The prediction has a mean pLDDT of 84. A computed fold for a 679-nucleotide part of an RNA from Lachnospiraceae bacterium MD335, annotated as large-subunit ribosomal RNA, domain II. Rfam family: Bacterial large subunit ribosomal RNA. Gene Ontology terms of the family: ribosome and structural constituent of ribosome. The source organism's lineage runs through Bacteria, Bacillati, Clostridia, Lachnospirales and Lachnospiraceae. RNAcentral holds the full RNA, with entries from Rfam.
Context: one part of a larger RNA
RNA sequence: UCCGGCGAGUUGCGCAGACUGGCAAGGUUAAGCGUCCCAGACGCGGAGCCAAAGAGAAAUCAAGUCUUAACAGGGCCACAGUCAGCCGGCGCAGACCCGAAACCGGGUGAUCUAUCCAUGUCCAGGAUGAAGCUGCCGUAAAAGGCAGUGGAGGUCCGAACGCACAUCCGUUGAAAAGGGUGGCGAUGAGGUGUGGAUAGGGGAGAAAUUCCAAUCGAACCCGGAGAUAGCUGGUUCUCCCCGAAACAGCUUUAGGGCUGGCCUCACGGGAGUCAUAUGGAGGUAGAGCACUGAAUACCCGCGGGGGCGUCAAAGCUUACCAAAGGUUAUCAAACUCCGAAUGCCAUUAUGAUGCUCCGUGGGAGUCAGACUGCACGAGAUAAGUCGGGCAGUCAAAAGGGAAAGAGCCCAGACCCGCGGCUAAGGUCCCAAAGUGUGUGUUAAGUGGAAAAGGAUGUGGGAUUUCGAAGACAGCUAGGAUGUUGGCUCAGAAGCAGCCACACAUUCAAAGAGUGCGUAACAGCUCACUAGUCGAGAGGUCCCGCGCCGAAAAUGUCCGGGGCUGAAACACACCGCCGAAGCCCGGGAACCGCGCAUGCGGUUGGUAGGGGAGCAUUGUUAAUCCGCCGAAGCUGUACCGGCAAGGAGCAGUGGAGGAUUAAGAAGAGAGAAUGCCGGA
Numbered sequence: 001u002c003c004g005g006c007g008a009g010u011u012g013c014g015c016a017g018a019c020u021g022g023c024a025a026g027g028u029u030a031a032g033c034g035u036c037c038c039a040g041a042c043g044c045g046g047a048g049c050c051a052a053a054g055a056g057a058a059a060u061c062a063a064g065u066c067u068u069a070a071c072a073g074g075g076c077c078a079c080a081g082u083c084a085g086c087c088g089g090c091g092c093a094g095a096c097c098c099g100a101a102a103c104c105g106g107g108u109g110a111u112c113u114a115u116c117c118a119u120g121u122c123c124a125g126g127a128u129g130a131a132g133c134u135g136c137c138g139u140a141a142a143a144g145g146c147a148g149u150g151g152a153g154g155u156c157c158g159a160a161c162g163c164a165c166a167u168c169c170g171u172u173g174a175a176a177a178g179g180g181u182g183g184c185g186a187u188g189a190g191g192u193g194u195g196g197a198u199a200g201g202g203g204a205g206a207a208a209u210u211c212c213a214a215u216c217g218a219a220c221c222c223g224g225a226g227a228u229a230g231c232u233g234g235u236u237c238u239c240c241c242c243g244a245a246a247c248a249g250c251u252u253u254a255g256g257g258c259u260g261g262c263c264u265c266a267c268g269g270g271a272g273u274c275a276u277a278u279g280g281a282g283g284u285a286g287a288g289c290a291c292u293g294a295a296u297a298c299c300c301g302c303g304g305g306g307g308c309g310u311c312a313a314a315g316c317u318u319a320c321c322a323a324a325g326g327u328u329a330u331c332a333a334a335c336u337c338c339g340a341a342u343g344c345c346a347u348u349a350u351g352a353u354g355c356u357c358c359g360u361g362g363g364a365g366u367c368a369g370a371c372u373g374c375a376c377g378a379g380a381u382a383a384g385u386c387g388g389g390c391a392g393u394c395a396a397a398a399g400g401g402a403a404a405g406a407g408c409c410c411a412g413a414c415c416c417g418c419g420g421c422u423a424a425g426g427u428c429c430c431a432a433a434g435u436g437u438g439u440g441u442u443a444a445g446u447g448g449a450a451a452a453g454g455a456u457g458u459g460g461g462a463u464u465u466c467g468a469a470g471a472c473a474g475c476u477a478g479g480a481u482g483u484u485g486g487c488u489c490a491g492a493a494g495c496a497g498c499c500a501c502a503c504a505u506u507c508a509a510a511g512a513g514u515g516c517g518u519a520a521c522a523g524c525u526c527a528c529u530a531g532u533c534g535a536g537a538g539g540u541c542c543c544g545c546g547c548c549g550a551a552a553a554u555g556u557c558c559g560g561g562g563c564u565g566a567a568a569c570a571c572a573c574c575g576c577c578g579a580a581g582c583c584c585g586g587g588a589a590c591c592g593c594g595c596a597u598g599c600g601g602u603u604g605g606u607a608g609g610g611g612a613g614c615a616u617u618g619u620u621a622a623u624c625c626g627c628c629g630a631a632g633c634u635g636u637a638c639c640g641g642c643a644a645g646g647a648g649c650a651g652u653g654g655a656g657g658a659u660u661a662a663g664a665a666g667a668g669a670g671a672a673u674g675c676c677g678g679a
Stems, first nucleotide, its partner, number of pairs: 001679006011093005017087001019085005026050003032044005054061002064076004096234002099231001103224006114198009123188001125157003128153001132149006161185003165182005200216001202212003237613006247260005261366002263363007271356001272353006278346003286338001287336002292332003297327003303321002305318004369394006376387003399410003414587004419583003425577003428561003434574001436573006447563001453548002457545010474532005480505003485499003511526001515524002588603006614668001616665002619662007632652005638646002
């Protein structure tokens, strides 16, 4: 991992309810007793219980009573029960099953280990050389010195023995703590044998929550015990009808619960919803500044500051601040002189819908929601972020599209069809359907990712200036004179700088000069003019599509191939494809209508409610089958009004079994890191 078997809403009592049955103003027996064909049935047993009268705190009254001053009003009552069976639910019990960590009681453990007691035993070899002693020297005697002797030490080196510091291996190991190589102690607070002592909130501890039999922040065994588990997991056949919630309030409450909301079933009632019209309430969007505040510029200037003045002041003054007021222009969820659209409430009328609505009672589940669009709050006008509102989808919804995809777009799957039409989206190939038509745009593979900003990209539009009295561009020629303007300056001559009535003359035209240039001049240019040429040229604004801006890690931002008068983009048009949508044909179930042939509608579904069945094992009864072969097992192309399922036949097997009608359950397995067995 697989296979087989086992494996989870039960039982008793009580309560309220549905259904079925008995009897009924009544219903019913309990314990117990008796009889019989004795797990039972029948009979007896009326104690007791419920009902038949209620109201009130009560006195009390009574088909009424209480409240009250009330004869008003209002509350409760006056409408048949009861005993069983069965079903769903609740309560008390282990109460659907498995699962703690723990708590308590009584016992068992110191053969492991910790400490202690008693009694034994062990420590190769080597080194160092304390005290003491002896001798000599030394002293007055000592002290002291030297040599020898001696053999001390939690002394040194190092085996046995003990320990466990480093590292490698081992890590389903050779081993539930080991092996290798090194290391530390090795006469000591040393190692070790045997016997004994201390016990669970207790022991022991050179102290680590360390050890107390591979178990220790409280050992192990049995019991209380099926502890408790608002937690996790699991909970077994089929079909049909309906079908949620993830919200509110309260909660030592927040992943739990209770009540309500939303679902379902039964009974009763007769309404409900939507659209249009009409009438209402309201202060949002917007707007506004009349209030409350914020905020800008100017005018005016109460008051204040500064200066002058002064003993003090008055007074004068001020390019300072500035209230109120005025003009202009603004802002606001907690501002409003104003003020919608929607939405909400209501009446009636008309239309639509057709049980959608309300009440009573039985049964629930739900209280983690998710994303998308819109209007908001929080956040950073961040988040696949957090919060609530309105709507949708998912949840509980399959199908088609978006390459792929819970929440987006289209669309709601009863079953069957090698029938048809469409939606979103598509129509060159992968790949069903147009290499469709018309007119434009794009050259960037833009399409097929992005901003501020930038640019003679390109198409369209508007407007303006110049132009056959010849524009724009090019070419030819001129571009002068007073004058080197004045000043300044070494110089300043159009061109370092300053000044100006930037003047005047000759002119077709020519600045007291647009740039280059010189030390300063010179020189080259420009503006401006003429000629030549011969038709458009220049500026501004708006719109469409493109360009740059543009750097990332497996492989290049179309699903791929590939696409450029398109297979891109815009507008318009005609076809076609395309879904479980719609239609057609056949069939099933449910609901409604109908006397009926029939007609119409409906049938996605989690939690969950309701209904109808299949199968298994006993029991009762009837009818049957079976050694001429029961059950079981194996095979099989059969039946079913859809399923759970059910036959027939053959083989095997070798003794019981089936059907029908009831009735009762140890009554259905794929999941519980389920239990047992096997492979």